[in-house]
C1' cells in the first nucleotide's frame, strides 16, 4: 500500500467481498513446562451451609470443669478467677467489599462560586474541667408464650442521665465607627442586654492532712468551650458529550414578587396573597436507548467504536414507602410499614433477604475452590499487649490472554526398505531414517537452600523533655531475643537418559503452496467470484507442499481498508442527486476610507488538566511479558498582561454596488370592452341526377322522401391562414386577427439625487400547461367512454362511420408534467470568428442600404481549461467567492403506517422487513433491424426444360420384426465404385477359450506344410491314410514348421467426434482477413482497410497520418482454340505405282500423335475521363479485354461430420461385448418425403435402308470370321499384354413405307408360361431372353428446381466397382436453341452509415395477468400483555414526620406542696406508598380473512418494450380493457428515415 466481482472487451460511477489489528470470548481438533495477568458479558433470577467488631486503663455483676482439703456424705472451703461470660457505657458499624437495575440528569467531565455551608476522629493554639441529684440494665423472684420474645415487683454502678454555678472566647438583639464591595453585603475593633459547658481514668510520689479508701502534688490520658488548620462532604453556575420532528407546541407552584415557615446552607424548598409570566426550530415537550469519566481497541491523522479487569465520581442493596440514631445515612450484613416469595409453627404467631467471599440450582455458546493466612500492606477498637478483618497476601482450577523455553545437535548416499508417482528410464518423501559421535534446557531422582522481617511490644544501655523529684512517663537512638500463609517455594549442585514432550489449517484466483485415485449437477464445497453433468490442482481420500506453532482453525463483535457521510476529504447536464417558478421573514455572507474598541484572532505568564495508562530515559526479576523510578505529553478550561493587520461592535465620511428622477424607441407581457373576414357545420330556397363518402382493399354510413356537386340567404360556436424568422415579450407556466381603455417589466442615452439602502433565502406567501372536480351558461368542429363496420388465430387496438363527457365562457377548487437547457440564484475574471433583434455613437453623404464601434438580448463554430466519455466552452459543464436545495447500490417504493392539504381524484412528507451481486453512464468492436445509401450473384425479371399428379427404380422417416446392423439431417441414387453365401458389423442356434491374428518361455515331434479318404454332423469340428524340411562346426547345435502347456498378453465395427490427430462439409471462389512501425485515443480500439473514381476482384488510380508488408484476388500449372518447328509407327495418303481394303511399295507434304516454341499485352487508333486508373468504339487477328474449361478454397464460423477407413487418450468386456460356423436379416410395408427412370405421343411410334464420333477398357481378360438358336446365348477359337487385335452396333440424324388422334401400332407396369448366363448355391433375394398379359397415365393444385452458349434441351457410347447384378455415379462425343428491358421487389452476399436494453449475438432480449410452492410485510371484527396520563376512591388507608390537642399518665427542676414547667401515651388534622374504580394515549403479541410485494424448474395466455420493435417511445392526467396495455388532451426528444427551410464550416 491494495485486490476480486457488472462487459465480448473498455473507461467511469457504484455497491458487495477479501487481505490487517483487537477481544472478559465461545466452539472443533490437538496439547510438554514456566512466569505475569484475567475469569457470569445471560436471570438486579432464587438461594442450603460456613465465614463479621472492639475496649476491664469508663461501670456494676460474675460462673463451671478440673485440682487440693474438710465432711453429718446432703455438701462445704480454697484454688481455678475477678477468669470465661452476658449486661450498662464509649468508639466503630456512613469505611472497606459488591453490582450497574434505575438515571439523558448539574448524574458525569472540566473550569469556577460558596461574601449561602457543615466537618467525629487528627494537628496547633487559648481557656477550663466547679457543685449537686434522681434513676436503670445486668442480677434476684414471680409470670405469659410452642417459639421468637416479653410483662410485673425488688436491688445497684458509671466517662449513662439531669439541675445549678462560672464564661477568656462564642451565639442572639439593639446602637455606632473604620475598611473592602459583585452594592446584596462582608471583615475588623467596640458599647448595652440576654444565652449556652464539662467526666473522669491510670501510673508514680517528698513534705502536710486522713474516716487509711484517700485528699494533695505530679505525669499521661479523657472531657468541655473557642479559634485556626487539615481532611471529607453539601449546594449553585458556565461549557461539553446519544437517537427520533412519522414527537411542535409545553407549563398553575408553573415564572416572578411580598409576608411567614424550613434547612448546616441560597432558593417555590414549603405555605398565604399579588402579578401573568416562563421554555421552545440554536429543538421545548414527548418517546426510545444508556451508569459517566480517566481510559481501551482501531486509525497516518481527523475520527469511529467501546466503558471488562485498575482508578475517580454517581446510583442501588428482595420490590415500594418512611423516618430514627448519628459529625456524617434516609443506612448491603440497622429500625418501622405495605407487597411478592421462601422457611418454622403447638395454627395463636413468628423468621428471612449472597448485586460481600466461597458454594448450589436455574438461565446460557459460556466464566473457577464451600482452600491457607493475618507473615506483609491497609482498616476498626484499645494506653498497650492484642483481638477482628473472605479488604488483602497467597495457593487451587481453566492454553482464556501476553511473554519465555523445550521437543535435540553434528556427521551420515548402498540416495536402504517402504509409501506416492511415472513417459517404466526415473522422480520424490530424502540427510530424512538407520548407523556413528556428542550435548543435557524442561520433566524425573538425590542433596543444599534464600530474599520477602520492618516495626510495635519486651529486655539491656545512651541522649534529651517534663517534674519538687534521680519515681512513673514521653521522644529520639544502640544492641539482644523473637515473628513466614506461600513453602522446603524460587535458586544452586549432582545423577541417569535422546530417553517422556507436535499439532492445526490451507494448497482454483484474491493468497504462499500440485499431483494421483474415488465420485459423476450425485455426494458435497463456498468469504466473494464460483466449483461438481466420466480425465475435478475447487467435492472425499492419499502422497507431496505451504503457513503458523503449544497451539491452529471456525464463529461472533469493533475499527480499518471505505475519499462508501468526504472538517481534513465527495458530488448533483446524461451514472443517485437543482425545489416547476417567483416575492420575501429569520439566518448566513457582504463595496471604499478614517478614528476608536478589543468580542473573535495572535502572543506571553499563572493555575489546573488526580494516580495508573500511552511515549521517552534509566533500573529490578537470567531475557521478555511484568514491575519500580524520573521526565515529557495531555492539542482543554480558567485568570491575567500585551498586539491591533483581518472579522465583528461604535462614530464619521465616500461613490464605483443598488435605487430614484428626465428623454427615447421595441415588443404574441397582463387584464377588460368592442369589431372583423376566411373556413367547417346546420337550416331555408333554387339548379340538377345517381351516386356520394371512405379505405391497403372494403364495409358500416348518407342518398330517388332527391344526397354529393353548385348558387343565394340565414344561424351559431370556436380558432385567427399569409406576415412568421433557431424573430420578440414574460420569473416560470405561457403569449399570435384588429381597435380602444387600464397596467407590469426590461433596454438605450445624458445629467442629477440618495449614500451600501446589497446578494441569497429554511419556514411562509403567491403564480403555476394539460387532464380532472363543483355551480351556472354555451356547444360549430374535434373527440376519451360507447356503438357499428373492417383487419386478425383472437383484436376489449392500430384503419373507417358515428358519437357523449370534455374542449369554450364566468366564478371556485386541484397543484401535478420529459413543469427540460434533464444545467438553482448572485458577483468577478478568462482568445476569437460569423449571424440575428433592440437602442445609440463615428465616418461619409443628397439619403445610412454598404463600413467602423458601444451597450443589452438571442444563436452557431471554436482556443485555453474542464469532463468517465459524450461534450461544455464570455449565455461555461472554465477559474474563484457567497447563499439555498438535493444525493449516498438495485429492487421492495415514491409504496405502507402516521401527520397536513383536497368535495373527490389524489397531492405532500416518507420508512421497514425481505431479496439480489449487481443495477447504471459514456464510448468500442461485432451481430441484428419489417433503418438508409452503393454494388454484385440464374437472386428476381425475360426465356427454355423440369419436379410436385402416374407406374417403376432408389434412398430416408415411420411402422413392423428375433433381427430389419450402424452413421449422416448443410442427410435423403449419401458412407455403399455395386448385401444371394462371403461382405456383415445385426438376429437365432451350434462350437472354441493363450484364442482366427502377433511376440516371448517350456516340453514333444520332424509322420510339417500340402494332398487325399472318410464315420458323425447343417457346418465349424472330428477321425484315418500317404508323404518324412533346410543349414551345419555333425553337438537333438541353429533356423523353420506343427502339436501340447503355462502366463505375460492377444482381440473388440464395444462407449465417448463434447478428450483428440488426420481428413471432409458449409458460408464461398464470397473479396475479404491481418501484421510491423508510426500517429490518434485514459482505454477497449481507431488509422492504414475510410473518401472520389474504377474493376470479376482490398483490381488499379488519385487523395489522405500514414508508410510498408503478409495470407487471399490475379498470374504462374493442366486441357482446349491458331500457327511454327522436331519426329514419322501401330498413325496419314497429295503426288507415283498397287489393292476388295493405306492392302502393299513409296513418301511424311497434310491429318493426327507428343515434345519444344510463337501468339493476346488494353500493345495500336479515336472518344470519354482528373494530361489518372479505367471504360466505350474501331483496326488487325484463329482468338480481345480473365478467350473457354479445370485444378487451386484466405483469417475464421458451425463443441458441424467421422473413434464403423486409419491413428489415438480414457473407460468397459476377457469360457465373452473376443473368435469360428449354419440359417435368417440388412430386400419387411397401412403410409409420408427426397432423387431419378419411363411415359402420357404425330417435332411421334413402327418397319426397312444409308451415314458420321470421341474417350476408354482388355491375359483369372477382350474375343473376330464361321456354325447353331426367334432371342438371351451356345460352340469354337484367328488376333491382341494393344495409335496394330477385340469390346464396337454409335444413337439421334437422313431416305422411304405404314399408323391418323384413339387409352391407340401411345405407354409399358403387373402377371402366367418357357428359357439363357454367372455362381458351391438364384426359395427368401440376381440380371437377361422369348411368347402371352397389357395397369396407371391424355402434360400434372398450392408450391418449387436447373440453366446465359457449344450452355439448356436431346441422342447414344465408355469406364470404375464387379463371378453375376445400374434407371445410380464418373467420363465421352453427336445434334443444338430461346432470352436478359432492367435492379422496384423475393433470396443470399460485400462495403459505408445509423439505432440498439442483443454479445449463446433476433432462433436475441424481454413485459404483465393467471396457476402452484415458500417467505417477510400492510389492513382487519376483535382479543391479550406492558408503559404512561386525567379524575375519583382508598379518607373509618399502613408506617412515619410536622402541626394541634380537652380528658389520661409521669423520677430528676421550681413550689406557697395545691400545683407549675416540661415530657409521654392516645385520639385529631396535613402530606404520602401499595391497592381499587373510571376514562384516554402509546408500544407490542395474536387474529377468521384480505391486499399488494419478493423468490422459485423447461406451467398457461398473449407480445407491451429494445431496430422506425413492425401504431416511435416516454411524462402528467382521465376513461376503458383477461393481461401486458389501448385511447383522448397537453408536453418532451432521452425518435429512425426522407424532403424542405435556416444556420455554420470550407473554397
Nucleotide at each position: 500500500a491494495g485486490a476480486g466481482u457488472u462487459u465480448g472487451a473498455u473507461c467511469c460511477u457504484g455497491g458487495c467481498u477479501c487481505a490487517g489489528a483487537a477481544c472478559g470470548a465461545a466452539c472443533g481438533c490437538u496439547g510438554g513446562c514456566g512466569g505475569c495477568g484475567u475469569g457470569c458479558u445471560u436471570a438486579a433470577c432464587a438461594c442450603a451451609u460456613g465465614c463479621a467488631g472492639u475496649c476491664g486503663a469508663a461501670c456494676g455483676c460474675g460462673a463451671a470443669c478440673g485440682c487440693a482439703c474438710c465432711u453429718u456424705c446432703g455438701g462445704g472451703u480454697g484454688u481455678u478467677a475477678g477468669u470465661a461470660g452476658a449486661g450498662u457505657g464509649g468508639c466503630g458499624c456512613a469505611c472497606g467489599g459488591g453490582u450497574g437495575a434505575g438515571u439523558a440528569a448539574c448524574a458525569c467531565g472540566u473550569g469556577g462560586a460558596u461574601a449561602a455551608u457543615c466537618u467525629a476522629c487528627c494537628c496547633a493554639a487559648u481557656g477550663a474541667u466547679c457543685u449537686g441529684g434522681g434513676a436503670u440494665a445486668a442480677c434476684a423472684u414471680u409470670u405469659c408464650g410452642a417459639a421468637a420474645g416479653g410483662a410485673a415487683u425488688g436491688c445497684u454502678a458509671a466517662u449513662a442521665c439531669c439541675g445549678g454555678a462560672u464564661a477568656a472566647g462564642c451565639c442572639u438583639a439593639c446602637g455606632a465607627g473604620a475598611u473592602c464591595u459583585u452594592c446584596g453585603g462582608g471583615u475588623c475593633a467596640u458599647g448595652u442586654a440576654g444565652g449556652a459547658a464539662a467526666a473522669g481514668g491510670u501510673g508514680g510520689g517528698g513534705a502536710c492532712c486522713u474516716u487509711c479508701g484517700g485528699g494533695c502534688c505530679u505525669a499521661c490520658u479523657g472531657u468541655c468551650a473557642u479559634u485556626g488548620g487539615a481532611u471529607g462532604a453539601g449546594u449553585c453556575c458556565g461549557c461539553g458529550g446519544c437517537c427520533c420532528a412519522u414527537u411542535a407546541g409545553c407549563u398553575a407552584g408553573u415564572u416572578g414578587g411580598u409576608g411567614g415557615g424550613g434547612u448546616a446552607a441560597a432558593a417555590g424548598c414549603c405555605u398565604a396573597c399579588c402579578a401573568a409570566g416562563g421554555c421552545a426550530a440554536c429543538g421545548a415537550u414527548g418517546g426510545g436507548u444508556a451508569g459517566c469519566u480517566g481510559g481501551u481497541c482501531u486509525g497516518a491523522g481527523a475520527g469511529g467504536a467501546u466503558g471488562a479487569u485498575c482508578a475517580g465520581c454517581c446510583a442501588c442493596a428482595c420490590u415500594g414507602g418512611a423516618a430514627c440514631u448519628g459529625a456524617g445515612a434516609c443506612a448491603c450484613g440497622g429500625u418501622c410499614c405495605a407487597g411478592a416469595c421462601u422457611c418454622c409453627u403447638a395454627c395463636g404467631g413468628g423468621a428471612g433477604g449472597c448485586a460481600g467471599c466461597a458454594g448450589u440450582g436455574g438461565g446460557g455458546a459460556a466464566u473457577u475452590u464451600u482452600g491457607c493466612g493475618c507473615a506483609a500492606u491497609g482498616g476498626a477498637c484499645g494506653a498497650a499487649a492484642g483481638u477482628c478483618u473472605g479488604a488483602c497476601g497467597c495457593a487451587g482450577c481453566a492454553a482464556c490472554g501476553c511473554c519465555g523455553c523445550g521437543u535435540g545437535a553434528g556427521u551420515g548416499a548402498u540416495g536402504a526398505a517402504g509409501g506416492u508417482u511415472u513417459u517404466a528410464g526415473g522422480a520424490u518423501c530424502g540427510u530424512a531414517a538407520a548407523g556413528c559421535u556428542c550435548u543435557g534446557u524442561c520433566a524425573g531422582a538425590g542433596g543444599g537452600g534464600a530474599a520477602g522481617a520492618a516495626u510495635u511490644g519486651u529486655c539491656a544501655g545512651g541522649u534529651g523533655a517534663g517534674u519538687a523529684a534521680u519515681a512513673u512517663u514521653c521522644a529520639c537512638u544502640u544492641g539482644a531475643a523473637g515473628u513466614g500463609a506461600c513453602g522446603g517455594u524460587a535458586c544452586c549442585c549432582u545423577c541417569a537418559a535422546a530417553g517422556g514432550a507436535a499439532g492445526c489449517a490451507c494448497c482454483g484466483g484474491c493468497u504462499a503452496a500440485c499431483u494421483c485415485c474415488g465420485u459423476g449437477c450425485c455426494a458435497g464445497c463456498a468469504g466473494c467470484c464460483g466449483c461438481g453433468g466420466u480425465a475435478a490442482u475447487a467435492c472425499g481420500g492419499a502422497g507431496g507442499g505451504u503457513g503458523c506453532a503449544a497451539g491452529c482453525g471456525u464463529u461472533g463483535u469493533u475499527c480499518g481498508g471505505a475519499a462508501u457521510u468526504a472538517u481534513u476529504g465527495g458530488g448533483c447536464g446524461u451514472a443517485a442527486a437543482g425545489c416547476g417558478c417567483g416575492u420575501g421573514u429569520a439566518g448566513g455572507c457582504g463595496g471604499u476610507u478614517u478614528u476608536u474598541u478589543a468580542a473573535g484572532u495572535c502572543u506571553g505568564a499563572u493555575g489546573u488538566g488526580a494516580a495508573a495508562g500511552c511515549c521517552c530515559g534509566g533500573g529490578g526479576c537470567u531475557c521478555a511479558a511484568c514491575c519500580c523510578c524520573g521526565g515529557a505529553a495531555g492539542u482543554g478550561c480558567a485568570u491575567u498582561g500585551g498586539a491591533a493587520a483581518c472579522u465583528g461592535g461604535a462614530a464619521g465620511a465616500c461613490u464605483u454596488g443598488a435605487a430614484u428622477a428626465c428623454g427615447g424607441g421595441a415588443g404574441a407581457g397582463g387584464g377588460a370592452a368592442g369589431u372583423g373576414g376566411a373556413a367547417u357545420u346546420u337550416c331555408g330556397a333554387g339548379u340538377g341526377u345517381a351516386g356520394g363518402g371512405g379505405u391497403g382493399a372494403a364495409a358500416u354510413c348518407c342518398g330517388u322522401a332527391g344526397a354529393u356537386a353548385u348558387u343565394c340567404g340565414a344561424a351559431g360556436g370556436a380558432a385567427c391562414a399569409c406576415c412568421a424568422g433557431a424573430g420578440g415579450c414574460g420569473a416560470a407556466g405561457g403569449c399570435g386577427a384588429c381597435u380602444u381603455c387600464c397596467u407590469g417589466g426590461a433596454c438605450c442615452g445624458a445629467u442629477a439625487u440618495u449614500g451600501a439602502c446589497g446578494c441569497u433565502g429554511a419556514g411562509a406567501c403567491g403564480c403555476g400547461a394539460a387532464a380532472g372536480c363543483g355551480u351556472g351558461g354555451g356547444g360549430a368542429g374535434c373527440a376519451a367512454a360507447c356503438a357499428g363496420g373492417a383487419u386478425u388465430a383472437g383484436a376489449u387496438a392500430c384503419c373507417c362511420u358515428g358519437g357523449u363527457a370534455g374542449u369554450c365562457c364566468a366564478c371556485g377548487c386541484c397543484g401535478u408534467a420529459a413543469a427540460c437547457g434533464a444545467u438553482g440564484g448572485g458577483u468577478a475574471c478568462u482568445a476569437g470568428a460569423c449571424g440575428u433583434u433592440g437602442c445609440g455613437g463615428g465616418u461619409a453623404a443628397c439619403c445610412a442600404c454598404u463600413c467602423c464601434u458601444g451597450c443589452a438580448g438571442u444563436g452557431u463554430c471554436g482556443c485555453a481549461g474542464c469532463u468517465a466519455a459524450c461534450g461544455c466552452g464570455u449565455u461555461a459543464a472554465g477559474u474563484a467567492c457567497c447563499c439555498c436545495g438535493c444525493c449516498u447500490g438495485g429492487g421492495g417504493a415514491g409504496u405502507a403506517c402516521g401527520g397536513c392539504c383536497g368535495c373527490a381524484a389524489g397531492g405532500u412528507u416518507a420508512a421497514a422487513a425481505c431479496u439480489c451481486a449487481a443495477a447504471g453512464g459514456a464510448a468500442u468492436u461485432g451481430a441484428c433491424g419489417g433503418g438508409g445509401g452503393c454494388c454484385c450473384g440464374c437472386a428476381c425479371a425475360a426465356g427454355c426444360g423440369g419436379u410436385g399428379g402416374a407406374g417403376c427404380a432408389u434412398g430416408u422417416g415411420g411402422u413392423u420384426u428375433a433381427a430389419u446392423u450402424c452413421g449422416a439431417c448443410a442427410a435423403c441414387g449419401c458412407g455403399c465404385a455395386g448385401a444371394a453365401c462371403c461382405u456383415u458389423a445385426c438376429c437365432u442356434g451350434g462350437g472354441c477359450u493363450u484364442g482366427a491374428c502377433a511376440u516371448c518361455c517350456c516340453g514333444a515331434u520332424c509322420g510339417u506344410a500340402c494332398a487325399u479318404c472318410a464315420u458323425g454332423g447343417a457346418a465349424a469340428c472330428u477321425g484315418g491314410u500317404a508323404g518324412u524340411c533346410a543349414g551345419u562346426u555333425c553337438g537333438g547345435c541353429u533356423g523353420g514348421a506343427u502339436c501340447g502347456g503355462u502366463g505375460a498378453c492377444a482381440g473388440g465395427u464395444g462407449c465417448u467426434g463434447c478428450a483428440u490427430g488426420g481428413c471432409u462439409g458449409u458460408c464461398g471462389u464470397c473479396a475479404g482477413c491481418u501484421c510491423g512501425u508510426g500517429u490518434c485515443g485514459u482505454g477497449a480500439g481507431a488509422u492504414g482497410u475510410u473518401g472520389g473514381g474504377u474493376u470479376a476482384a482490398g483490381u488499379c488510380c488519385c487523395g489522405c497520418a500514414a508508410c510498408g508488408a503478409g495470407c487471399g484476388c490475379a498470374a504462374c500449372c493442366c486441357c482446349u482454340a491458331u500457327c511454327c518447328u522436331u519426329a514419322g509407327u501401330u498413325g496419314c495418303c497429295a503426288u507415283c505405282a498397287u489393292u476388295u481394303a493405306g492392302u502393299u511399295g513409296g513418301g511424311c507434304a497434310c491429318u493426327c500423335u507428343a515434345g519444344g516454341g510463337a501468339g493476346a499485352c488494353u500493345g495500336c487508333c479515336g472518344g470519354u475521363g482528373u494530361g489518372a486508373a479505367a471504360c466505350c468504339g474501331g483496326a488487325g487477328g484463329a482468338a480481345g479485354g480473365u478467350g473457354g474449361g479445370g485444378a487451386u478454397g484466405a483469417c475464421g464460423u458451425c463443441a458441424a461430420g467421422u473413434c464403423c477407413u486409419c491413428a489415438u487418450g480414457g473407460c468397459c468386456c476377457u469360457u465373452a461385448u473376443g473368435u469360428c460356423c449354419a440359417g435368417g436379416g440388412c430386400u419387411a410395408c397401412a403410409c409420408a418425403c427426397g432423387u431419378g427412370c419411363u411415359a402420357c405421343a404425330a417435332u411421334g411410334g413402327u418397319c426397312g435402308g444409308u451415314a458420321c464420333a470421341g474417350a476408354g477398357g482388355g491375359u483369372c481378360g477382350c474375343a473376330a470370321u464361321g456354325c447353331c438358336g426367334c432371342g438371351a446365348g451356345g460352340u469354337g477359337g484367328a488376333g491382341c499384354c494393344a495409335a496394330u487385335c477385340c469390346c464396337a452396333a454409335a444413337a439421334a440424324a437422313c431416305c422411304g413405307g405404314c399408323c391418323u388422334c384413339a387409352g391407340u401400332u401411345c405407354g409399358g407396369a403387373u402377371a402366367g408360361g418357357a428359357g439363357u448366363c454367372u455362381g458351391c448355391a438364384a426359395c427368401u433375394c440376381g440380371a437377361c431372353u422369348c411368347c402371352u398379359u397389357g395397369a396407371a397415365g391424355u402434360c400434372g393444385g398450392a408450391a418449387u428446381c436447373g440453366c446465359u452458349a457449344g450452355u439448356a434441351a436431346u441422342c447414344g457410347c465408355g469406364g470404375a466397382u464387379c463371378a453375376g447384378c445400374a434407371u445410380g455415379c464418373c467420363g465421352c462425343g453427336g445434334u443444338g436453341a430461346a432470352u436478359a428491358c432492367g435492379u422496384u421487389c423475393c433470396c443470399a452476399g460485400g462495403c459505408c452509415u445509423u439505432g440498439u436494453a442483443c454479445a449463446c449475438a433476433c432462433c436475441g432480449c424481454c413485459c404483465g395477468u393467471c396457476a402452484c410452492a415458500c417467505c417477510a410485510c400492510g389492513g382487519g371484527a376483535g382479543u391479550c400483555u406492558g408503559u404512561u396520563g386525567u379524575a375519583c376512591c382508598g379518607g373509618a388507608a399502613a408506617a412515619g414526620u410536622c402541626g394541634a390537642u380537652g380528658a389520661c399518665c409521669c423520677a430528676a427542676c421550681c413550689u406557697u406542696c395545691g400545683g407549675g414547667a416540661g415530657g409521654g401515651a392516645g385520639a385529631c388534622g396535613u402530606c404520602c406508598a401499595a391497592g381499587g374504580u373510571u376514562u384516554g394515549a402509546c408500544c407490542g403479541g395474536u387474529g377468521a380473512u384480505u391486499g399488494g410485494g419478493g423468490u422459485g424448474a423447461a406451467g398457461u395466455c398473449g407480445u407491451a418494450a429494445c431496430a422506425a420493435g413492425g401504431u416511435a417511445g416516454c411524462c402528467g392526467u382521465a376513461g376503458g380493457g383477461g393481461a401486458a396495455c389501448c385511447u383522448g388532451c397537453g408536453g418532451c426528444u432521452g425518435g429512425a428515415u426522407c424532403a424542405c427551410c435556416u444556420c455554420c464550416u470550407u473554397u